[in-house]
RNA sequence: CUCAUCGAGACCGGCUGAGGGAUAGGCCCAGUGACGCCGGGGCAACCUCCAGAACUAACCAUUCUGGGAAGGUGCCAACUCCUGCGGUGACUUGAUCACCGAGAGAUGAG
Repeated sequence: CUCAUCGAGACCGGCUGAGGGAUAGGCCCAGUGACGCCGGGGCAACCUCCAGAACUAACCAUUCUGGGAAGGUGCCAACUCCUGCGGUGACUUGAUCACCGAGAGAUGAG
C1' cells in the first nucleotide's frame, strides 16, 4: 500500500502501583488495585487442516459449502464505549432520534 472483517463470544492467580479507555469532547473503568507484565484458562476461526461441490478432458489452481482446533496470529469492560466529517429521513424542532456513507483506528492475509 491492497483486500477482508469489526452490534456475537470468552476470566482466574501472581507481580507492580496510578493512572487507563489511540486522538479531542462526552461518558465510563480504577487503592474493593484499574492499565501493564508473567503464568494458567478460555473465546473465535483470519491463516492453516479435513471433506464435499462448482469449473476442467483430467489434474493443478481458484471459488463456494460444511466440519475440526494440532500449528501461526488475534482477542477475553462498555457496538471500534459514543460522538467528531458528509448525506437522508422522522417528530415532540433539539445539546433530539434513526439510518447510510466517508475518515480515523484495530486485527488478519498478501
About this RNA: A computed fold for a 110-nucleotide RNA from a marine sediment metagenome, annotated as SAM riboswitch aptamer (S box leader). RNAcentral holds the sequence, with entries from MGnify.